Bacterial large signal recognition particle RNA from a Eubacteriaceae bacterium, 263 nucleotides, folded computationally.
Its Rfam family is "Bacterial large signal recognition particle RNA". Rfam classes the family as a non-coding RNA gene. Rfam's curators write: The signal recognition particle (SRP) is a universally conserved ribonucleoprotein involved in the co-translational targeting of proteins to membranes.
The coordinates come from a structure-prediction model, not an experiment, and the mean pLDDT is 75.
NCBI's taxonomy places the organism under Bacteria, Bacillati, Clostridia, Eubacteriales, Eubacteriaceae.
The sequence was found by an Rfam model in a public genome assembly.
């Protein structure tokens, strides 16, 4: 130096959390780096720190150390921001609504503002009258073949005669009914204020009268109250950024490291 066979060792690592401590299952970050069983009311172990069993690689690009490097995590501080809650708030601001006022504008007013008085209407009640509708009394006309009345020609009946009886038509009158006239009485009303009386004098309209300059609140302003939105402050959790500390994966210059046999 080469070949063969073994062994140490390797077959992921880290963070937070849990734990007396260590490791694992679970969560997270890197990254691809065996298998089976156990395991968060945990499983196993004792600083040699998973336990039990099996497999592969194996002294080197694969094992060990490692300058440099810095994914990611944790803590603290500072700063910023979302959300939620509370407060401030008419003396932080804005919008909307609202109360009062009458400074400005406008409208109206000596062709009487406002206020007062009187009367009437409207409204309600009672009563009378009128109208309307209906019915009724009155009047005129018409109106019954017979079952209404009066008079009853003819004719009929009774009688010896004298005379009498019933009674159709006609005529006259009348009942029920029909039509008209005029207007007595009665009934009724979503008719009419026409008359009388009472109520209501508050709202509206109207007439007369007294006084004599305001009235209004539409717009602007001032003002009271309420509500909504924004701002500010505080508290709570979360997100981002920066700084500090800490842990730290991948990568990684370089360095280190067995045994046996044979040639």
């Nucleotide at each position: 130096u080469c070949g063969u066979g073994c062994u140490a060792g390797a077959u992921g690592g880290g963070g937070a959390g849990u734990u007396a401590g260590c490791g694992g299952u679970g969560c997270c970050c890197u990254g691809u780096a065996c298998c089976u069983g156990c395991a968060a009311u945990c499983c196993g172990c004792u600083g040699u720190a998973g336990c039990a069993g099996g497999a592969u690689c194996g002294a080197a690009u694969u094992c060990c150390c490692g300058a440099c490097a810095g994914a990611g995590g944790a803590u603290g501080c500072a700063u910023u921001u979302u959300u939620a809650a509370a407060g401030u708030u008419c003396a932080g601001g804005a919008g909307c609504g609202u109360u009062u006022u009458a400074a400005g504008c406008g409208g109206u007013g000596u062709u009487g503002a406002g206020a007062g008085c009187c009367g009437g209407g409207c409204c309600c009640u009672g009563u009378g009258c009128a109208a309307u509708a209906g019915a009724u009394a009155c009047u005129u006309g018409u109106g019954a073949a017979c079952c209404c009345c009066g008079u009853c020609a003819g004719g009929u009946c009774c009688g010896g005669a004298a005379g009498g009886a019933a009674g159709c038509a006609g005529c006259g009158g009348u009942a029920a009914g029909c039509a008209g006239g005029a207007a007595u009485u009665c009934u009724a009303u979503g008719u009419g204020c026409c008359g009388c009386a009472g109520g209501u004098c508050u709202a509206c309209c109207u007439g007369g009268u007294u006084u004599g300059a305001g009235c209004u609140g539409g717009c602007u302003g001032a003002u009271u109250c309420g509500u909504u939105c924004c701002g500010c402050u505080u508290u709570a959790c979360g997100g981002g950024u920066g700084c500090a500390u800490u842990c730290g994966a991948a990568g990684g210059a370089g360095g280190g490291u067995g045994c046996a046999c044979g040639a």